[in-house]
RNA sequence: AAGAUAAUUGGGCAAACUUAGCGAAAGCUAAGGACGCAAAGCUACGGGUCUAAAGUAGACAUACUAUUGAUCGCCGGGUUGCACAG
Numbered sequence: 001a002a003g004a005u006a007a008u009u010g011g012g013c014a015a016a017c018u019u020a021g022c023g024a025a026a027g028c029u030a031a032g033g034a035c036g037c038a039a040a041g042c043u044a045c046g047g048g049u050c051u052a053a054a055g056u057a058g059a060c061a062u063a064c065u066a067u068u069g070a071u072c073g074c075c076g077g078g079u080u081g082c083a084c085a086g
Stems, first nucleotide, its partner, number of pairs: 005083001012037002017032006035073001041079003045076003048071003054065004
């Protein structure tokens, strides 16, 4: 130095839920709040999952086609980082 590990130090992030806002929706943002996480940092590159505007048909429910998207705390890839007992 690199890898592995997660014992230790300082810590970090923040699920569900509530309130307010944005969005057609999935969901996102802020505050509160902690289920958990050694990358639960970043990235939509690959896969998975979610949404379904609009159009057509229909009295409606809904069905078909399908845009814009979303999810990194679903998995993998890329990339960056803390500690250092053994």
Predicted 3D model of an 86-nucleotide RNA (c-di-GMP-I riboswitch aptamer) from Halolactibacillus miurensis. Taxonomically the source falls in Halolactibacillus (Bacteria, Bacillati, Caryophanales, Bacillaceae).